Large-subunit ribosomal RNA, domain IV from a bacterium, 347 nucleotides, folded computationally. Its mean pLDDT, the model's own confidence on a scale to 100, is 80. Its Rfam family is "Bacterial large subunit ribosomal RNA".
[in-house]
Context: one part of a larger RNA
């Protein structure tokens, strides 16, 4: 100067993003006594109050030693949960990022759809034999999505998706049945060449054409046909999703129950509502405080809330998280000193 400790006069959060950090309060000891709220279990060790001995003696006041006494009951070596009232979020125990994040985020009971009927379930690994599902069989087994309880869960199948029926479309291998060309082979007709003689006829081989048959191609038509896919008709939103505008109107004014037109597949129910959502914004009104962008309790034309990417409340439960009091302190006003390290400086 730093770093681990210890004290501190008066105040007691004024410090600060924030009581971070210290300090104190108390210890599963006896007694009393204990609110709201509640899912009736809890909240509860709620909060908070007392007590934790007497007596005689002896010692030096403190404290201690000895003897005794009553009572259910005389805690306690060290260590070591302050408290209380209000919100958000998440029902609770769990579980995560091993080495910056433990949380509101994952799980999760509880709900709901969707698949699958088992010689081989659906499903997943595997090229495959073959495993797992499961030595199970729809009160089982797999995947989506919500996230205990309560009160609930509104419209909208126009689009996309999925599941169902239905055909005038379109579609593969296969079979069938052609064409072009190829190749074998059967005749026949030209022309050549070579034998034999009757010398102009046979026979044999080549080549081209023609025809018949077979076989054939990574060539090419043509019919025949599955699931699909397309089209068409339905159903399905705890499937993906979506959920209006604009103008007038009520004996002061404001407001618009009402009323008129567009467009939609329908127009946002219910509850919430300046919120973990709201630009403006420190919204506007009350409460706390001397004073309060934070909080809390009401409004609501919600820039851009909202119903299982749930809504809306909830005891109890949190090393969450926001804002308040108490208690207490060196967090501060304001900073001083001790102890023991460690670094540099002098000597």
């Nucleotide at each position: 100067a730093c770093c681990u400790g210890g004290u501190u006069a008066a105040g007691g959060a004024a410090c600060u993003c924030g009581g971070c950090a210290a300090a104190a309060c108390a210890a599963u000891g006896u007694c009393c006594g204990u609110a709201a709220g509640u899912u009736c279990g809890c909240a509860a060790u709620a909060a908070g109050g007392a007590c934790u001995g007497c007596c005689a003696c002896g010692u030096u006041u403190a404290a201690c030693g000895u003897g005794g006494c009553u009572a259910c009951a005389a805690c306690a070596a060290a260590u070591g949960a302050c408290c209380c009232c209000u919100g958000g979020c998440g029902a609770c125990u769990g579980u995560u990022u091993a080495u910056c994040a433990a949380a509101a985020a994952c799980a999760c009971a509880g709900g709901u759809c969707c698949c699958u009927g088992c010689u081989u379930a659906a499903c997943u690994c595997g090229u495959a034999a073959g495993a797992g599902g499961a030595u199970g069989u729809a009160u089982a087994g797999g995947g989506g999505c919500u996230g205990a309880g309560g009160u609930c869960u509104g419209a909208c199948c126009a689009g996309u998706g999925c599941u169902g029926g239905a055909g005038u479309g379109u579609u593969a291998a296969u079979c069938u049945u052609g064409g072009c060309g190829g190749u074998c082979u059967u005749g026949a007709a030209u022309a050549g060449a070579u034998a034999a003689c009757u010398u102009g006829u046979u026979a044999u081989u080549u080549a081209u054409u023609c025809a018949g048959g077979g076989c054939u191609a990574a060539c090419u038509g043509a019919g025949u046909c599955a699931a699909g896919c397309c089209u068409c008709c339905a159903g399905u939103a705890a499937a993906c999703g979506u959920c209006g505008g604009c103008g007038g109107u009520a004996a002061c004014u404001c407001u618009g129950a009402c009323c008129g037109u567009c467009c939609a597949a329908a127009g946002g129910u219910a509850g919430c509502g300046u919120a973990a959502u709201c630009c403006c914004u420190u919204g506007c009104c009350g409460g706390g405080u001397a004073a309060g962008u934070u909080c809390c309790g009401g409004c609501c034309c919600g820039c851009a809330u909202g119903a299982a990417a749930g809504a809306c409340u909830u005891a109890a439960c949190g090393a969450c998280u926001a804002g308040g009091g108490g208690a207490c302190u060196g967090u501060c006003u304001c900073a001083a000193c001790c102890a023991g390290g460690u670094g540099c400086c002098c000597g």